Annotation: Predicted 3D model of RNase P RNA and transfer RNA as a complex of 452 nucleotides.

[in-house]
């Protein structure tokens, strides 16, 4: 230099004019409301998608159980979380470093197509092997000619998970002892798994040694178990006020509670809910000071983040305001060029809607930090 | 704002409990059959299941995280 990890940030700068939405002063007005003045604010990193978490409001101040869902290594952060940090394991990378829904398969039930001889308990196709049994042939030896021994071939009975063959997967690996031929049968050495002691760690785990049987598989993003786990519902069209309009009938004891069951609470004839008709489509608060924002050579802390200390107020539309226009500087492509530069274009994803914390997905280009070298240059 | 469904050849639609990568109809194209065409009979050809990923021996099917399309409801 080049390639490559990680973590942070920027995302168009400035000026002028026309606009459009709040809010505040002043002014005119009968008026908080109507015009006009002048001031000062006026989208983002994701405002998205609505996927998780909460805060707020209403149903009870949200209470028990069962169902149903979710979560799912450990510590710890936080209002809470499926987020973050750190760490332990696993597995990927030559390395920085990244990735993991990472509790249970000895509580139960299921699944495993094809192919293989066999698939979850085990399995003889090829293959090795006849040591025991029985048959046959052939052959020695015996004897009362008929059978008895022995040897060997051959069949049957069978033995055999070492060898090859199916397969994603076939009940540990190597080496030796044993054997007809093998085989944890037996033995050493590794790996596993259970267990049991020490030792280091809050703890997930790691290390070291015994001991046991010798080996016990795979699926829970299948039902399913399990945990001192977590979850009542329902949403700013929540919820409260104030205006305007309108016409009243029927059911009728149960409703809040919308899984069900307890229990609370509220109603039971001037009746709640419920059904049909009818009526509005307007403001107004909820709503902009809040888990807020910056900033720090400050203390804790590996870190996430907490604690103090200063500044600071920073969008509130309601069919939806945050826009246009030129000028100038940035950047990026084309082309031209006398190499000073010009000329024309383009400058991303996208856009508030009760709010805050995340996580995911989009993104022109552009910047700093730290930090690694298989390979290629010097 | 709350909530469900579905994507499968050019069109429609099927796949049971995850099991050979996938049925069938219209379309389309050769050929039969006709003087010639319809219809009919025969054959072929068209898909790797929106998209990326992860579970499993094996994924349309099971999980995640986007995209696209459509309904409910106040």
């Nucleotide at each position: 230099g080049g390639a490559g990890u990680u973590c942070g940030c920027c995302g168009g700068g400035c000026g002028a004019c026309c606009g459009c939405c709040g809010g505040c002063u002043c002014g005119a007005u009968u008026a908080c409301g109507u015009c006009g003045a002048g001031c000062c604010g006026g989208a983002g990193g994701a405002a998205a998608g609505u996927c998780c978490g909460g805060a707020c409001u209403c149903c009870a101040u949200a209470g028990g159980g069962c169902a149903c869902g979710g979560u799912g290594c450990u510590g710890g952060g936080u209002a809470a979380c499926g987020c973050c940090c750190a760490g332990g394991c696993g597995g990927g990378g030559a390395a920085a470093c990244c990735c993991g829904a990472c509790g249970g398969a000895c509580a139960g039930u299921g699944c495993a197509a094809c192919a293989g001889a066999g698939a979850g308990c085990a399995g003889a196709c090829c293959g090795c092997c006849u040591a025991a049994g029985c048959a046959a042939u052939g052959g020695g030896c015996c004897c009362c000619a008929g059978g008895g021994u022995c040897c060997a071939u051959u069949g049957c009975c069978g033995g055999u998970a070492a060898g090859g063959g199916u397969g994603a997967a076939a009940c540990g690996g190597u080496g030796g002892u044993g054997u007809a031929a093998g085989a944890g049968a037996c033995c050493a050495c590794c790996a596993g798994c259970a267990u049991c002691g020490c030792g280091g760690g809050u703890g997930a785990u790691c290390g070291c040694g015994g001991u046991g049987g010798c080996u016990c598989g795979g699926u829970a993003a299948a039902c399913c178990c399990c945990a001192a786990c977590c979850g009542g519902g329902a949403g700013c069209a929540a919820g409260g006020c104030c205006a305007a309009g309108c016409a009243g009938g029927g059911a009728g004891a149960g409703g809040a509670c919308g899984g069900c069951c307890c229990g609370u609470c509220c109603a039971u004839u001037g009746a709640a809910u419920c059904c049909c008709g009818g009526g509005u489509a307007g403001g107004c608060c909820g709503c902009a000071c809040g888990a807020g924002c910056c900033c720090g050579u400050u203390c804790g802390g590996c870190a996430a983040c907490g604690a103090c200390g200063g500044g600071c107020c920073c969008a509130g539309a309601u069919a939806g305001a945050u826009g246009g226009u030129c000028g100038u500087c940035g950047c990026c492509a084309a082309c031209c060029u006398u190499c000073g530069g010009g000329u024309u274009g383009g400058u991303a994803c996208a856009g508030a809607a009760u709010c805050c914390g995340g996580c995911u997905u989009a993104c022109a280009g552009g910047c700093g930090a730290a930090c690694u070298c298989a390979c290629c240059g010097c | 704002g709350c909530c469900c469904c579905g994507g499968u050849a050019g069109c429609c639609c099927a796949a049971c409990u995850g099991g050979u990568a996938g049925a069938g109809g219209c379309a389309g194209u050769c050929g039969g059959c006709u003087u010639a065409a319809a219809a009919c009979c025969g054959a072929u050809c068209c898909a790797g299941u929106g998209c990326g990923g992860g579970u499993u021996c094996g994924a349309g099917c099971c999980c995640c995280g986007c995209c696209c399309g459509g309904g409910g409801u106040a």
Model confidence (mean pLDDT): 79 of 100. It holds a member of the Rfam family "Bacterial RNase P class A". Rfam links the family to the GO terms ribonuclease P activity, dimeric ribonuclease P complex and tRNA processing. The family's RNA type in Rfam is ribozyme.